[in-house]
RNA sequence: UCGCGAAAAUGCUAAGCUUGUCAAAAUACAAGCACGGAAAGCUUUGGAUCUCGUUAUUUUGGCGAGAUAGCCGGGUUGCCUCC
Repeated sequence: UCGCGAAAAUGCUAAGCUUGUCAAAAUACAAGCACGGAAAGCUUUGGAUCUCGUUAUUUUGGCGAGAUAGCCGGGUUGCCUCC
C1' cells in the first nucleotide's frame, strides 16, 4: 500500500416507536429510547419500489415532477488489525 475481516480497541450511526414541525402525498427534520449496521459515510450513476400529475385505455402501459442511500448494484472517501 492492497485485500480479507469485525475477534479486540477507539469511536460513529440509528430501524421502529413517542412528541413536535414540513409537504398535496410518498416522505423529511429535531429530541428521547435503541432494531440493527464494517461503510447503514457521501453520491440518484444503473435498476427497483413508493407518491403526485398527465395521456392512451376496460386495465396493464407511456411521459413529467418528487421520495427511499437502512432496497440492490456502481462510483468515491474513511477507522482498526487476531490474519